[in-house]
RNA sequence: UAUGAAACAGGGCAAAAUUGUCGAAAGGCAAUGACGCAAAGCCAUGGGUCUAAGUCGGAAAAGCAAAGCUUUUUCGAUAUGAUUGCCAGGUUACCAUU
Numbered sequence: 001u002a003u004g005a006a007a008c009a010g011g012g013c014a015a016a017a018u019u020g021u022c023g024a025a026a027g028g029c030a031a032u033g034a035c036g037c038a039a040a041g042c043c044a045u046g047g048g049u050c051u052a053a054g055u056c057g058g059a060a061a062a063g064c065a066a067a068g069c070u071u072u073u074u075c076g077a078u079a080u081g082a083u084u085g086c087c088a089g090g091u092u093a094c095c096a097u098u
Stems, first nucleotide, its partner, number of pairs: 005098002012037002017032006035085001041091003045088003048083003054078011
C1' cells in the first nucleotide's frame, strides 16, 4: 500500500407493526419500535418490481335533432410517479491483530 476470511474498539443505520401527516396510488416524512445490515452512507445511471393521477384505446349507460360530441361507470395499455432494506454500476468511508 492492497485485501477483508475470522477478530477487537468507538459507534452508526432501523424491517414488521402502531400513531400522526403528505400523496390519486405506489410510497415518502416524523415519533414509538428492532427484524436485520460492514456500506441498510450517498447517486434513480442500467435491469427488475410496485403504482396509474394524467393520456390513449375498448365496452355500457345518460344527455343533445343528427353527424358526432360531452358526462358517468368499467376494462386494458402507458411513468413522466415510486423503490438503493431487489440486483448491478458509480462514488466516499470507521477499526484493522492474525
Molecule: c-di-GMP-I riboswitch aptamer